[in-house]
RNA sequence: AUCGCUCAGUUGCGCGACGGAUUCGCGCGAACCCCGCCAGGCCCGAGAGGGAGCAACGGUAGUGAUUGUUUUCGUGUGCGCAACUGAGCACUGCU
Numbered sequence: 001a002u003c004g005c006u007c008a009g010u011u012g013c014g015c016g017a018c019g020g021a022u023u024c025g026c027g028c029g030a031a032c033c034c035c036g037c038c039a040g041g042c043c044c045g046a047g048a049g050g051g052a053g054c055a056a057c058g059g060u061a062g063u064g065a066u067u068g069u070u071u072u073c074g075u076g077u078g079c080g081c082a083a084c085u086g087a088g089c090a091c092u093g094c095u
Stems, first nucleotide, its partner, number of pairs: 001092001004089013017075005024068001026064003034059003042051003
C1' cells in the first nucleotide's frame, strides 16, 4: 500500500413504534339571531290564489368517541440496507 474481516460514529433510504394534524365513515348537532322545504295556525283577497313563517323533516357550521380509514409532519424510538469517517485484526507485496 492492495484486498478481506470486525467494531463504533455520522448521514441517507426503507419498513415499523410512539405522538400531532388531516380525509372518509359512525354518533351528537345551532328552540330563535345558518340553509332548504314548510303540516297546523296567522295575515291579505269577493274569490282564484298569494304572503310571512313556528314545529317536524333534510342538510350545513360545529362537536364527540375509537378497534376503523386517507394523507402528512415530527422524534435524543426499533430494525434492515447503503455511503462516508475513525479504530483494530489477518494475508500478500514493497521499503
Molecule: Bacterial small signal recognition particle RNA
Organism: Deltaproteobacteria bacterium